[in-house]
Context: one part of a larger RNA
RNA sequence: GGCGCACGGAGGAUGCCUAGGCUCUCAGAGGCGAAGAAGGACGCGAUAAGCUGCGAAAAGCCGCGGGGAUCGGCAAAUACGAAUCGAUCCGCGGAUAUCCGAAUGGGACAACCCAUCUAGCAAUAGAUAUCCUGCGAUGCAGGAGGCCAACCCGCUGAACUGAAACAUCUAAGUAAGCGGAGGAAAAGAAAACAAUAGUGAUUCCCGGAGUAGUGGCGAUCGAAACGGGAGGAGCCCAAACCAAGGUUGUCCAGGCAAUCUUGGGGUUGUAGGACCACGCGAUUUGAAUUGAUCCGAGGUGGAACCGUCUGGAAAGUCGGGCCGUAGAGGGUGACAGCCCCUUACACGGAAGGAGAUAAGAGAUAGUGGUAUCCUGAGUAGGGCGGGACACGUGAAAUCCUGUCUGAAUCUGCGGGGACCAUCCCGCAAGGCUAAAUACUACUGAGAGACCGAUAGUGGACCAGUACCGUGAGGGAAAGGUGAAAAGCACCCCGAACAGGGGAGUGAAAUAGUACCUGAAACCGUGCGCUU
Numbered sequence: 001g002g003c004g005c006a007c008g009g010a011g012g013a014u015g016c017c018u019a020g021g022c023u024c025u026c027a028g029a030g031g032c033g034a035a036g037a038a039g040g041a042c043g044c045g046a047u048a049a050g051c052u053g054c055g056a057a058a059a060g061c062c063g064c065g066g067g068g069a070u071c072g073g074c075a076a077a078u079a080c081g082a083a084u085c086g087a088u089c090c091g092c093g094g095a096u097a098u099c100c101g102a103a104u105g106g107g108a109c110a111a112c113c114c115a116u117c118u119a120g121c122a123a124u125a126g127a128u129a130u131c132c133u134g135c136g137a138u139g140c141a142g143g144a145g146g147c148c149a150a151c152c153c154g155c156u157g158a159a160c161u162g163a164a165a166c167a168u169c170u171a172a173g174u175a176a177g178c179g180g181a182g183g184a185a186a187a188g189a190a191a192a193c194a195a196u197a198g199u200g201a202u203u204c205c206c207g208g209a210g211u212a213g214u215g216g217c218g219a220u221c222g223a224a225a226c227g228g229g230a231g232g233a234g235c236c237c238a239a240a241c242c243a244a245g246g247u248u249g250u251c252c253a254g255g256c257a258a259u260c261u262u263g264g265g266g267u268u269g270u271a272g273g274a275c276c277a278c279g280c281g282a283u284u285u286g287a288a289u290u291g292a293u294c295c296g297a298g299g300u301g302g303a304a305c306c307g308u309c310u311g312g313a314a315a316g317u318c319g320g321g322c323c324g325u326a327g328a329g330g331g332u333g334a335c336a337g338c339c340c341c342u343u344a345c346a347c348g349g350a351a352g353g354a355g356a357u358a359a360g361a362g363a364u365a366g367u368g369g370u371a372u373c374c375u376g377a378g379u380a381g382g383g384c385g386g387g388a389c390a391c392g393u394g395a396a397a398u399c400c401u402g403u404c405u406g407a408a409u410c411u412g413c414g415g416g417g418a419c420c421a422u423c424c425c426g427c428a429a430g431g432c433u434a435a436a437u438a439c440u441a442c443u444g445a446g447a448g449a450c451c452g453a454u455a456g457u458g459g460a461c462c463a464g465u466a467c468c469g470u471g472a473g474g475g476a477a478a479g480g481u482g483a484a485a486a487g488c489a490c491c492c493c494g495a496a497c498a499g500g501g502g503a504g505u506g507a508a509a510u511a512g513u514a515c516c517u518g519a520a521a522c523c524g525u526g527c528g529c530u531u
Stems, first nucleotide, its partner, number of pairs: 001530009015516001016480002020451002022448007029440002031147002039100003042055003046078001050074002061094006070082003105114003115128005130144006151182001152180005162169001166216001192199002203230005213221001234432003237376001241264010269410001271375004275369004284363002289359001293354003299347003305320003309316001321338002323327001329341003381405008391417001412427005467474002487515001490502004
C1' cells in the first nucleotide's frame, strides 16, 4: 500500500410525516373608490428589532347579540394589571382612521415644502384641482377621474412559423397596444330563412360535417339550410293628425302662414296608422308599498365502556358490555363508534337578503269605410379603391365604406348567390329587451387511481424576501428534538460564553436544540491476511 471485518467521522440520500400546493365540484359573491380606494410610508406595546393588529381615540374605543373563566397576539420570562358588577374571545353594526397615493388649494426628488379665505379669543374646524352635464349661471347642483384575475364588445394590429425555399396564402384578426362595460357582455323581435311544402327574434349545445365549398385547387381554410336539445318574451319611438305655448312674417287687425318646444295620437306587411263612422273597460300585465314563509354570523342540545395483560404511555391483546337518523373526520403518550372536539338529527337567530298572498298607481285591445295624408334621404342603389362574409375577384350575390354620385314613396321598396322573367318571402335607412352562454381575483363547503420538501406554487419556513441589475427585469436556498422542555441542577477537564467527560431527565440523549430515520461518495482507528 491492497483486500476483508469491526467501530467511528463526515454527508444528508431513503423511509415515514405535513403546516403548503395542484386540479376540480356545489353554492355565494361578482366589485372597491372624492363619505378619499388598491397599495404604501411613518407611528402605536411596561420592556419591542421583525411579523400580525391598529391609527395621535393607535395589539385598540362604543353599542347589540353570543359565550362563561380566564386574559394582556406570534412569544417564553419578568414586572404590573384586567375579569362572575361577566373580561379575554366570536359575530354584526358604529366611532376614530396621521402622511403619501386618482390625490383634488399651489408646488415637489411619493410619504415633504408653501399658502389664501370663512367661523372662532384660541385650540381647531371648514372651503379652495380638472373635465362633463344641467340650471334661475362672477355661481350652484349632479357626475366623472383611480384600482382590479379571467370572461365580453369595439378600435389599431405584427412576426416567428407552415407552405419541407418563397412572394399570393398561412400563422391570425392570434399576440401586443388603446378605449369601454357588466355580473355577465354581445346578439335579438325579419327589408330573415326557405322552395311549390313550410318555418317564424337572439344565444348556446349535439348532429348535419371535415360535408358543400374555398384554395400558388399547394399548404390550408371551412360553412349553411335542416333535425334534435337548453332556454323562451316581447316591446318603445320618428311621421301623418290634434292641442297648448314661444318666436317670426303678413294682414282686411277677425285671422292666416312658417318655424321651434311640449303634450295627446301612433308603430304595421294576409300592410298598418292618420281621417270618417261605430264600439269601448274585454283581456293581459303590473312600479312603490304589504310582508306569511325561507335563507342567514357567532351559537344551543346532541347517544353509548369498563376490567385484564404487555408497555414509558393503551386507543393494542384478552374478557365482558353499550349506542347508532351519529361506524364522516381530527385529536388524545401506539391503532378509540362509546375520552375530547365533532358528526346524524333537532333547535335558535341580529344586521341583511329572497319572497307567497291581498290590494294596487299605471300600461294594454276591436269593427267597418275611403284612397286625401304618413310610414326613418345625402339614405337605398351605382362607379372607383379596400374590407367583412367558410368564399383569395371569381360567374360573385349579401354586408361595411374612403372617394365621386345618387332614387322611389304603397299603382311603392328590398331579397331569394351574376343577370332577366314568373312566383314566393319580407318592409331597410331610429331604439330597448330577461333566460339558456363565458369567466373566477374573492368567500364557504366538499372531492381527488394529484404532489409529498431537488416533488407540489417561485414561495409548506417572515418569499416576490435575500441577492443580482442604472433600469425594465431576474430571482433563490431554507420543513421534522421529545408524549411532555422534563431543553442537562451540580461536579470535572479547558483560557473559555468553545468543546467535552461525569451526574441527572427521559422509553430512548448515537432523541442534546449543528436535534426522527441517517444510504453512498470521502476521511479515519483497531484487528486479520498479504506485497
Large-subunit ribosomal RNA, domain I from a bioreactor metagenome, 531 nucleotides, folded computationally.
Its Rfam family is "Bacterial large subunit ribosomal RNA".
The prediction has a mean pLDDT of 85.